[in-house]
RNA sequence: UGUCCCGAGGGGCGCUGCAGCGGUUAACACAACCGUCAGGCUCGGGGCAUUACAUAACUUUCAACGGCGCUCACCCACU
Numbered sequence: 001u002g003u004c005c006c007g008a009g010g011g012g013c014g015c016u017g018c019a020g021c022g023g024u025u026a027a028c029a030c031a032a033c034c035g036u037c038a039g040g041c042u043c044g045g046g047g048c049a050u051u052a053c054a055u056a057a058c059u060u061u062c063a064a065c066g067g068c069g070c071u072c073a074c075c076c077a078c079u
Base pairs, nucleotide, nucleotide: 001049002048003047004046005045006044007043008042009041010072011071012070013069014068015067018040020036021035022034023033024032025031039065
């Protein structure tokens, strides 16, 4: 750094459907249609692989985001 798994970022319900995934048709074209789909992002831990180069220790800090509508919880302020 890539990939996979797990956890966290407070919840629930409904709607739409980009990417992704599955299916159908097509098989020159690589498009169209149907279904699913709003943690796909960030942080932390671990496995595997790859790559790079200083390493280690100490101190401090504990996040920022996530379409639309409704709603609950939590916090603050006002009445």
This is a predicted structure of a 79-nucleotide RNA (SAH (S-adenosyl-L-homocysteine) riboswitch aptamer) from a Gammaproteobacteria bacterium. It matches the Rfam family "SAH (S-adenosyl-L-homocysteine) riboswitch aptamer". The literature on the family includes a 2008 paper in Mol Cell by Wang et al., "Riboswitches that sense S-adenosylhomocysteine and activate genes involved in coenzyme recycling". The source organism's lineage runs through Bacteria, Pseudomonadati, Pseudomonadota and Gammaproteobacteria. The coordinates come from a structure-prediction model, not an experiment, and the mean pLDDT is 75.